[in-house]
Molecule: THF (Tetrahydrofolate) riboswitch aptamer
C1' cells in the first nucleotide's frame, strides 16, 4: 500500500425480586422545544436516548375474615442470562502480504 480482523457506551428478549396503578397513572401513538450519547483520538446525522409543553385514543377485575390473597397493564427499578451493537466518514491499533 494491499486485504482481513478485534474493541465500546448502548439497546432487546427471557428469568427473578421488589414496587406503581386498577378511583387510571403509567405504556404505545402525533406535534414542538431543550438537553445528553454514540469503540483509542477526531467529526458526526434526517437516526437514538432523557426531558418540558401541547394534542388524540384508552384498559380487567375478581375473592376476603377489612387487610390481606388471586389476576390485570403493549405499567417502573434493581439483577442475572442471551442477542444485538462504532448510522456514518477519516486517523489509529492486530494479523497477514
Nucleotide at each position: 500500500u494491499a486485504c482481513a480482523g478485534a474493541g465500546u457506551a448502548a439497546a432487546a428478549a427471557u428469568a427473578u425480586c421488589a414496587g406503581c396503578g386498577u378511583u387510571a397513572a403509567g405504556u404505545a401513538c402525533c406535534u414542538u422545544g431543550c438537553g445528553g450519547a454514540c469503540g483509542g483520538g477526531g467529526a458526526g446525522u434526517u437516526g437514538c436516548c432523557g426531558u418540558g409543553a401541547g394534542g388524540g385514543c384508552g384498559a380487567a377485575g375478581g375473592g376476603u375474615u377489612u387487610u390481606u390473597c388471586c389476576g390485570c397493564g403493549g405499567u417502573u427499578g434493581a439483577u442475572a442470562u442471551u442477542u444485538u451493537g462504532c448510522a456514518u466518514c477519516c486517523c489509529g491499533c492486530u494479523g497477514u502480504a